[in-house]
RNA sequence: CCUGUACAAGGGCAAACCCGUCGCGAGGCGGGGACGCAAAGCUUCCGGUCUUGGAAAAAGACAGCGGGGCCGCCAUG
Repeated sequence: CCUGUACAAGGGCAAACCCGUCGCGAGGCGGGGACGCAAAGCUUCCGGUCUUGGAAAAAGACAGCGGGGCCGCCAUG
């Protein structure tokens, strides 16, 4: 540097659902909870999906839809 097929250790995150709260909404945040995740860490740059909207305008949401960028623990070969 590549690799994450196998074993192990210490840890990490947290879907659905429930409660509270904010938002017209998608959805966000806090608590509970674990379906899963080796980047389910960060970032809307590209595509996609979704929301508001008469609308392909405009404004938003999703990083747990894919790609790109940045950064990183452990470990086989």
Predicted 3D model of a 77-nucleotide RNA (c-di-GMP-I riboswitch aptamer) from Thiobacillus sp. Its Rfam family is "c-di-GMP-I riboswitch aptamer". The family is grouped with related families in Rfam's "c-di-GMP_I riboswitch clan". Lineage of the source: Bacteria > Pseudomonadati > Pseudomonadota > Betaproteobacteria > Thiobacillus. Its mean pLDDT, the model's own confidence on a scale to 100, is 84.